[in-house]
A computed fold for an 89-nucleotide RNA, annotated as c-di-GMP-I riboswitch aptamer. The model forms 95% of the base pairs in the Rfam consensus. The sequence was found by an Rfam model in a public genome assembly.
C1' cells in the first nucleotide's frame, strides 16, 4: 500500500419524548434532546425484508360508513449493495 480490525486522537451523525409543519397513512422536515452508531455516509431507478393502505377495485350496509384487497407511497437506524476519515494491537 491492500485486506480485515477497531486502540487513541480530530472530528461527525442522533433514537426516544416534547415543540412547530406537511401527509389520508406510513412516513418525512425544521427545533429541541442523546438511546446509540465505525459507515447511524449514499442507494429503496432494478436483491431479500418491513410498514402504511388516500384513490381504484371487491364485498355488506344505504346518507356515504364499515370490511377486504393492492403500491405507484414509505423504511438504509432490518439485512444488502456501493463509497469512505483516522491508524495502535
Nucleotide at each position: 500500500a491492500u485486506a480485515u480490525c477497531g486502540a487513541a486522537a480530530c472530528g461527525g451523525c442522533a433514537a426516544a419524548c416534547c415543540c412547530g409543519g406537511a401527509g389520508a397513512a406510513a412516513u418525512c422536515c425544521g427545533g429541541c434532546g442523546a438511546c446509540g452508531c465505525a459507515a447511524a455516509g449514499c442507494u429503496a431507478g432494478a436483491g431479500g425484508g418491513g410498514c402504511u393502505a388516500c384513490u381504484u377495485c371487491c364485498g355488506c350496509a344505504c346518507g356515504u360508513g364499515c370490511g377486504g384487497c393492492c403500491a405507484u407511497g414509505c423504511c438504509a437506524g432490518c439485512c444488502a449493495g456501493c463509497u469512505a476519515c483516522c491508524g495502535a494491537a